[in-house]
Predicted 3D model of a 149-nucleotide RNA (glmS glucosamine-6-phosphate activated ribozyme aptamer). The prediction has a mean pLDDT of 75.
RNA sequence: UAUUAAAUUAAAGCGCCUGGACACUAAUGUGUUGACGAGGACUAGAGUUAUCGAAAAUUUCGGCGGAUGCUCUAGUGGUUUAGCUUAAACCAGAGUAUUAAUUAAAAAACAAUAGGAAUAUUGUAACAAAGAUUAAUACAUAAGCUUUU
Numbered sequence: 001u002a003u004u005a006a007a008u009u010a011a012a013g014c015g016c017c018u019g020g021a022c023a024c025u026a027a028u029g030u031g032u033u034g035a036c037g038a039g040g041a042c043u044a045g046a047g048u049u050a051u052c053g054a055a056a057a058u059u060u061c062g063g064c065g066g067a068u069g070c071u072c073u074a075g076u077g078g079u080u081u082a083g084c085u086u087a088a089a090c091c092a093g094a095g096u097a098u099u100a101a102u103u104a105a106a107a108a109a110c111a112a113u114a115g116g117a118a119u120a121u122u123g124u125a126a127c128a129a130a131g132a133u134u135a136a137u138a139c140a141u142a143a144g145c146u147u148u149u
Stems, first nucleotide, its partner, number of pairs: 014065004019061001020033005036053003042075007076092005082146005095139009109124006
């Protein structure tokens, strides 16, 4: 100096509650609930009811705020050829297409604990999809200059 792997930093499917629902042993009051996890960050601006499935089938209803998504514009840094410049395609780990493999959850249920209750916390074990990673095959790399053989 380069490569590989892991970790860390940000509350961000996250926070809040004036409605609703629910409990009541304090009642024009006090409480509880109000999305189950997976995935997601180059910077700025604009737009947008911001991805994926699980459960349920009247509350995961309704509302407010925020947000790592997507699209467009501009910029930054890069990937693909022996190097440089330009171009092209592309990425925020990097050409297009196809195929294969790997990676995989929590709630619900059950149990324990706390509470008078609604309910909350913890533990055990089961089941996703998007996506990500890896590999293979086919196609696609141009122009100019330089260097080496």